[in-house]
RNA sequence: AGAGUUUGAUCCUGGCUCAGAACGAACGCUGGCGGCGUGCCUAACACAUGCAAGUCGAGCGAGAAAGGGGCUUCGGCUCCAAGUAAAGCGGCGCACGGGUGAGUAAUACGUGGAUUAUCUGCCUUUGGGAUCGGAAUAACCUGCCGAAAGGCGGGCUAAUGCCGGAUACGUUCCGUUGAGAUGCGUCUUGGCGGAAGAAAGGGUGCUCGCAAGGGUCACGCCCAGAGAUGAGUCCGCGGCCCAUCAGGUAGUUGGCGGGGUAAUGGCCCACCAAGCCUAAGACGGGUAGCUGGUCUGAGAGGAUGAUCAGCCACACUGGAACUGAGACACGGUCCAGACUCCUACGGGAGGCAGCAGUGGGGAAUUUUGGUCAAUGGGGGCAACCCUGAACCAGCAACGCCGCGUGGGUGAUGAAGGCCUUCGGGUUGUAAAGCCCUGUCGGGAGGGACGAAUCCCCUGCGUAACGAGCAGGGUUGACGGUACCUUCAAAGGAAGCACCGGCUAACUCUGUGCCAGCAGCCGCGGUAAUACAGAGGGUGCAAGCGUUGUUCGGAAUUACUGGGCGUAAAGCGCGUGUAGGCGGUUGGUUAAGUCUUGUGUGAAAGCCCUGGGCUCAACCCAGGAAGUGCGCAAGAUACUGGCGAACUGGAGUAACGGAGAGGAUGGCGGAAUACCCGGUGUAGAGGUGAAAUUCGUAGAUAUCGGGUGGAACACCUGUGGCGAAGGCGGCCAUCUGGACGUUCACUGACGCUGAGACGCGAAAGCAUGGGGAGCAAACAGGAUUAGAUACCCUGGUAGUCCAUGCUGUAAACGAUGGAUGCUAGAUGUCGCGGGUAUUGACCCCUGCGGUGUCGACGCUAACGCAUUAAGCAUCCCGCCUGGGGAGUACGGCCGCAAGGUUAAAACUCAAAGGAAUUGACGGGGGCCCGCACAAGCGGUGGUGCAUGUGGUUUAAUUCGACGCAACGCGCAGAACCUUACCUGGGUUCGAACGGCACUGGAAUUGUGCAGAGAUGUACAAGCCCGCAAGGGUCGGUGUCGAGGUGCUGCAUGGCUGUCGUCAGCUCGUGUCGUGAGAUGUUGGGUUAAGUCCCGCAACGAGCGCAACCCCUGUUGUCAGUUGCCACCGGGUAAAGCCGGGCACUCUGGCAAGACUGCCGGUGUCAAACCGGAGGAAGGCGGGGAUGACGUCAAGUCCUCAUGGCCCUUAUGCCCAGGGCUACACACGUGCAACAAUGGAUGGUACAGAGCGCUGCAAACCCGCGAGGGGGAGCCAAUCGCAAAAAACCAUCCCCAGUUCAGAUCGCAGUCUGCAACUCGACUGCGUGAAGACGGAAUCGCUAGUAAUCGCGGAUCAGCAUGCCGCGGUGAAUACGUUCCCGGGCCUUGUACACACCGCCCGUCACACCAUGGGAGUCAAAUGCUCCAGAAGUGGCCGAGCCAACCGCAAGGAGGCAGGUCCCCAAGGAGUGUUUGGUAACUGGGGUGAAGUCGUAACAAGGUAGCCGUAGGGGAACCUGCGGCUG
Repeated sequence: AGAGUUUGAUCCUGGCUCAGAACGAACGCUGGCGGCGUGCCUAACACAUGCAAGUCGAGCGAGAAAGGGGCUUCGGCUCCAAGUAAAGCGGCGCACGGGUGAGUAAUACGUGGAUUAUCUGCCUUUGGGAUCGGAAUAACCUGCCGAAAGGCGGGCUAAUGCCGGAUACGUUCCGUUGAGAUGCGUCUUGGCGGAAGAAAGGGUGCUCGCAAGGGUCACGCCCAGAGAUGAGUCCGCGGCCCAUCAGGUAGUUGGCGGGGUAAUGGCCCACCAAGCCUAAGACGGGUAGCUGGUCUGAGAGGAUGAUCAGCCACACUGGAACUGAGACACGGUCCAGACUCCUACGGGAGGCAGCAGUGGGGAAUUUUGGUCAAUGGGGGCAACCCUGAACCAGCAACGCCGCGUGGGUGAUGAAGGCCUUCGGGUUGUAAAGCCCUGUCGGGAGGGACGAAUCCCCUGCGUAACGAGCAGGGUUGACGGUACCUUCAAAGGAAGCACCGGCUAACUCUGUGCCAGCAGCCGCGGUAAUACAGAGGGUGCAAGCGUUGUUCGGAAUUACUGGGCGUAAAGCGCGUGUAGGCGGUUGGUUAAGUCUUGUGUGAAAGCCCUGGGCUCAACCCAGGAAGUGCGCAAGAUACUGGCGAACUGGAGUAACGGAGAGGAUGGCGGAAUACCCGGUGUAGAGGUGAAAUUCGUAGAUAUCGGGUGGAACACCUGUGGCGAAGGCGGCCAUCUGGACGUUCACUGACGCUGAGACGCGAAAGCAUGGGGAGCAAACAGGAUUAGAUACCCUGGUAGUCCAUGCUGUAAACGAUGGAUGCUAGAUGUCGCGGGUAUUGACCCCUGCGGUGUCGACGCUAACGCAUUAAGCAUCCCGCCUGGGGAGUACGGCCGCAAGGUUAAAACUCAAAGGAAUUGACGGGGGCCCGCACAAGCGGUGGUGCAUGUGGUUUAAUUCGACGCAACGCGCAGAACCUUACCUGGGUUCGAACGGCACUGGAAUUGUGCAGAGAUGUACAAGCCCGCAAGGGUCGGUGUCGAGGUGCUGCAUGGCUGUCGUCAGCUCGUGUCGUGAGAUGUUGGGUUAAGUCCCGCAACGAGCGCAACCCCUGUUGUCAGUUGCCACCGGGUAAAGCCGGGCACUCUGGCAAGACUGCCGGUGUCAAACCGGAGGAAGGCGGGGAUGACGUCAAGUCCUCAUGGCCCUUAUGCCCAGGGCUACACACGUGCAACAAUGGAUGGUACAGAGCGCUGCAAACCCGCGAGGGGGAGCCAAUCGCAAAAAACCAUCCCCAGUUCAGAUCGCAGUCUGCAACUCGACUGCGUGAAGACGGAAUCGCUAGUAAUCGCGGAUCAGCAUGCCGCGGUGAAUACGUUCCCGGGCCUUGUACACACCGCCCGUCACACCAUGGGAGUCAAAUGCUCCAGAAGUGGCCGAGCCAACCGCAAGGAGGCAGGUCCCCAAGGAGUGUUUGGUAACUGGGGUGAAGUCGUAACAAGGUAGCCGUAGGGGAACCUGCGGCUG
């Protein structure tokens, strides 16, 4: 510090996710030791048991027992125990310590102040004092009540308990009188007088004294002052969420006077006034203890508030007071409530949020331990007692830190495992082996620090005592500890996660969209580095992973540090309140700001330095820091305040012109419609075409007249005006604003603007008018599969006016307002100036508006660019992933429609912007192709052949499926082929290799059985070598076989196709952030990315073309098997023979054609057009040749091949069958339907091939297929071989025929082991459909189509198929609108699996969350009443009472009791809020293959979208206005 994820790719926006750190954690697997920490985050749920607050005999009275001693009459007595225990009175403590975080958003906390508004036990210090009396009461004794808890009565008694008197340095109050301070009010400090108000004693030692008592000392007591400590109260500032909480408040706000308190105060009360708080967020709701700190972060921040520390609050729930220095009191009291327990049913007891512990809850959190040794606390003079505070131990890897599980050596790179290309690699120096060491753990021995006190004794000290000092004695839970020494022994001690990318780490096997994984992207459908296992590896390590939470990364709430034209985001527009911000120059002030000092910012923590535990964690000491707050002093640039001045901002004034600016009233013409009348006759209207409709009752058309409403052609213009919406005939009246010029006046008067107020298209609403045209709804007609639409005919609201409401639009420049600055060019509107002119225009120039282009700059890009989206300042509004949703609920507004404000659950990993390359378009342009058109001939109909589908079958083997499967693989299924079926057999196998053993065979012949394979019997039957042995063959065993079994979606190779289409790319350079672009586009041209020109491109490659083959012309060479002109021979004829090589021909070589020449067009080019010459002319014709790639195209059944599968079978052999089936459907063909024909006869003319297991002549036989025959030929020699159509003649005469030949019968021929299933051919007979073929569809542009025959491959035989060959030989092409395919450019795109794309809504089903909902349940709370425990206070107090007064009576005072106010629980009523639940209901979301349509994306087939209104199964349609996205 970043990374993954939207796309085919790119840049941006934007969310989601990951890597880090942390934790009071939990869970899974695992687990050796120690140190230091930490340990109910949930039920402030309920609690058994024990302990957690007592102590003082030196305040007081009283005072046992057990046990022991003695005595005893054995009943007991007495002494010790013991002035002890236990209890009581009294004092102090119990308000600390410990726990918890429920409540609390302020009576809290933090920080800084105030207290002239206060208190403070114990402690320190100062001053003064402690006198004389009195009356009770508990304990105890006794009586009684009660189950108990407990209580009542009578009697005795003490005090440091209580009461009265005296005294009074201070104190308080009253009166009086000074001084000082102060703006007033008042405060401070004195003097004098008066009044009120105190006490407690006990004790050790020493000492005086007989004693009582005194002195001294220490501890107490009283009254005062001061301090310290602690506490109370008040104030400023600070720290959560919700505005879908906007108004709150009646003791409320203030005053006067009282009460109350330690003390201010409505804290309380009476009276008076009507205030007080609030957008800087009152009131209400939700949540929450606050802080030091902790975690994270570079920081700023964010989150958090366990342990430790400070503060607060609470103690079963609620209320209350008492005591006290202090409480409204955790282990006190009273009352009420809930709960638990005891009970004799009458009544009582209790409060672990103390320490342990239990139940419960929960994912989850420990021992019913030890000790007061230390630290601290209470009491005590002290010893000492108490102390679950504390210190220790126990449990828990819960965290942090440290240590160990060994070290060295060791190659044959052992074995085993795993992988393997079978060579090896890896585990791996790892192990074993050898040599060492001894941490931890174990055994044994030693053994602390923490200890200081305290008490006693002695000494010093003092006048003496005490304090203090020194010595001796004494105190350790931890602790069988730490630590040290020693013994034995490598011996007891390693796991967990991960290995597709992010992210370090790879292979095999299994599995087969299953099982599973997953943080995100995503893996798994037979070769999974992603699942599971294994081997190996990587990372961490006594831990490792997972889950949860927080911060970070996230600049993803942006103060530091973001944005708003199109990604989310500028309010529709203005006026303006609060607020924020604000021109120039002096002065003043010092609030902000800055500097310095000072106080505070607790300790701990963090940081630094040093130190202590062996180190570290941990601990100790010191320092720094704590960005804050207060106070004081200073500075004055800037901001602010005050005051003065200025003119540039702003405004005023004068003059001037421009304008659809607004409102009102009036006027005008054109057009539509209607009405009246005339003319006139059969149509009109409407559409893609029609129909509905109108019209013979006279329409349409035309003329004249009239009525009425609405809108204002031309002018009209990226012209004008207005804030926006918006504004358009003409005239008048009223009225707003802007602009120009002048530079006179005011003197910052300004800018923005939360709320607020006003304006605000269309639609819509209300009332009343109006209504010509248009036109939602509606009706009809069309279209259509349907057509609730688009089109047509009608037509109502509405559109218009007035008044009121509504308040929204793509209200858009999708761009808030203001100000300043930053190149220009060019149009246009308004006003002005200058030169010149008679004037106008032109030209130069200033200001204001409105456009276009463009530099810098900006931007993700597109683009913006003085009218900024540039550079800056100020103010406002708004945004924070998509969906849910601008929805629900609530509020406000509205008559309604609805508007405005505005969520959540849930769900997804994207949604999006701009640009790029493609593809596509019922977009455009240009151009090709038998693509259409123009033609010729077919297919589709019939019969047959053949292939396919389907069906059938034991099997009908398999593959091929739009073009590009279907006379295809198959260049040839009777057996074989053959892969299929049935049956029979076989298992080292039908064939091949290696090894071992074995045999002499193998093999052949014959017989028998059998369908055959095969079995069996008999016979014959090896070679080399001296031998051993070898070769060969058979058998047996073994390693290897075999498979047309699967996967063409694991592959190679080969092939098809787009397409012989003209394209596809690269290097360098340039442009762009980039994908990419450029080049390759453009202008011409071509069959062509062919060539030329131009050009930020210049070149190059694969394609095109050419080079190759055939063919067309010629030359030359050669001349047999070819040829025959001349010569000769010869025949019936014939190159038949001699001869010849001229010609034809054959086949080598060469020439020829290149837009070379001429003319024209063209850019002077490329090229095109025409012409000449030429056998051939613009690529002459044909072939071979197939770029980058596409289709997971085809083929595992040609072959090869990975993997999988079968192995007495999915292999192999054999016989028979099947592939040849047949209701049917399709493709490809053949033959036809006839006269351009058929039949018969005759007569010609090819080319290219093939032939020895062959082609086969002549000749003979047969009607024929064919048979016999065998010459010749290994072929320019011989043969197949007859070419056919054609031509010449004759017959047929339009008919199912002398057409056509299917089908069937009979008889044959040939091949073959064999033609039944199932061959071809022949003859005779038979003579079906068919008379030119519906929708539709195919081929072909010249030697082509059409037509005619010939040959070949395969092959024993079988050809209508295939591959070739020649003969005869056309028609047509205007042209590119349309169909199909293709190329280039451009445009749109929501497509990229690329239009066979994408995608919307209803309906149906399942699941999920949610709104409404008659209600219902629960909780909280407001208000109004009722009620009223305990208790303080007030009043009463006839009952009762010790202290004082009084002789007494009685009084003073007090108590019980009563009553009043207040008031908790409780009750009633009525609201509000929150939550749960609910028949039913609404929409929403999600869900591989449901239904209906096709709305959107292309002009998406009616451009889309926004607002509004109506309608409709649904997407949607239509009206009105708006936008261009």